[in-house]
RNA sequence: CAAGUGAGCCGGGUGAUCGCGGCGUCUUCGGAUGCUGAGGAAAGUCCGCUCUCCACAGAGCGCGAUGCUGGGUAACGCCCAGAGCGAGGUGACUUGCUGGUAUAGGGCAACAGAGAAGCGUAUUGCCAUCGCAAGAUGGCGAGGGUGAAACGGUGCGGUAAGAGCGCACCAGCGCGCGCGGUGACGUGCGCGGCUAGGCAACCCCCAUCGGGAGCAAGGUCGAACAGAGUCGAGAUGCUGCUCGCAUCGUUUGAGACUCGGGUAGACUGCACGAGUUGAUCAGUAAUGAUCAAUCGAGAGAGAUGAUCGCCCCUCGCAAGAGGACAGAAAGCGGCUUACAGGCUCGCUUGACAC
Numbered sequence: 001c002a003a004g005u006g007a008g009c010c011g012g013g014u015g016a017u018c019g020c021g022g023c024g025u026c027u028u029c030g031g032a033u034g035c036u037g038a039g040g041a042a043a044g045u046c047c048g049c050u051c052u053c054c055a056c057a058g059a060g061c062g063c064g065a066u067g068c069u070g071g072g073u074a075a076c077g078c079c080c081a082g083a084g085c086g087a088g089g090u091g092a093c094u095u096g097c098u099g100g101u102a103u104a105g106g107g108c109a110a111c112a113g114a115g116a117a118g119c120g121u122a123u124u125g126c127c128a129u130c131g132c133a134a135g136a137u138g139g140c141g142a143g144g145g146u147g148a149a150a151c152g153g154u155g156c157g158g159u160a161a162g163a164g165c166g167c168a169c170c171a172g173c174g175c176g177c178g179c180g181g182u183g184a185c186g187u188g189c190g191c192g193g194c195u196a197g198g199c200a201a202c203c204c205c206c207a208u209c210g211g212g213a214g215c216a217a218g219g220u221c222g223a224a225c226a227g228a229g230u231c232g233a234g235a236u237g238c239u240g241c242u243c244g245c246a247u248c249g250u251u252u253g254a255g256a257c258u259c260g261g262g263u264a265g266a267c268u269g270c271a272c273g274a275g276u277u278g279a280u281c282a283g284u285a286a287u288g289a290u291c292a293a294u295c296g297a298g299a300g301a302g303a304u305g306a307u308c309g310c311c312c313c314u315c316g317c318a319a320g321a322g323g324a325c326a327g328a329a330a331g332c333g334g335c336u337u338a339c340a341g342g343c344u345c346g347c348u349u350g351a352c353a354c
Base pairs, nucleotide, nucleotide: 001350002349003348004347005346006345007344008343009342010341012311013310014309015308016307017306018305020037021036022035023034024033025032026031039325043336044335046334047333048332049331050330051214052213053212054211063210064209065208066207067206068082069081070080071079072078083098084097085096086095087094088093099205100204105203106202107199108198123144124143125140126139127138128137129136130135152170153169154168155167156166157165171195173192174191175190176189177188178187179186180185218268219267220266221265227259228258229257230256231255234248235247236246237245238244275294276293277292278291279290280289281288282287312323313322314321315320
């Protein structure tokens, strides 16, 4: 320098004018004025919680989720560190799986193949006997062949031919012990019977966890209309008052008062919280502790927009055009998905120079 790889971060800046939501101050109630106003994912609503209401003696059945080890956390199916078995890459590194030695039980294995899990399998073959031969009967699981998988491998012995039939070594399985590790596990030694197959991302079994619905949850206040109760003889119009007239009412009750429910609506929940920023310390890390500073949206059909100046970046010869994904709705922690461009640090490979 180029290519790559891992981790983290930024996500145009600044000012003016107009407009909109929220909160203040002043006010002659007309208004004036100040401050403040989206994200790393606000998204998908997939997990875990807080909060709220409903249900709930206790126990059992059923259903669902999770599943190597240790740690973190309010909690998690999340995060960090590690283990075993694989896969990819020259490498840095990335990535899949892992409760059950599958003898608790059930189930499954396409096609091919003679035979697919049952101490099972005779197609080509090998051996013995019989037969002129074709072939028949018996023995065999070694060689060939099929398959993802064929019931340990190599060698020697053995045999009619063979075979863990016997032996040696190796692999694998089980048990015991030592050493290292908190642990998953690693490593070494001894013994055993000689081979037990695969799939639990099939049912199942084991362990742990899980009641339901959601802020349009829920709480407080509460018109109008209708209803109930009590008292009750007047009420309304012409008409401002008196009289008069009309209508309604006095068993079918005008009108007044009270009450319950809680519709419209108002307030609340609702912005001080597992908060944010910085420093120090503990820890490999995730994360935690302490101290200091700080308050950064709060609508209710839902504001957060537009124009212009200067600067930055991209495209373009220039004039000029453009600025990724995207848009809060009770709140918080994760995961997943989308994302132009840029920055920082660690590491790897290659080339060149000294």
RNAcentral holds the sequence, with entries from ENA. The RNA shown here (Bacterial RNase P class A) has 354 nucleotides and comes from a Chloroflexota bacterium. The gene name in the source record is rnpB.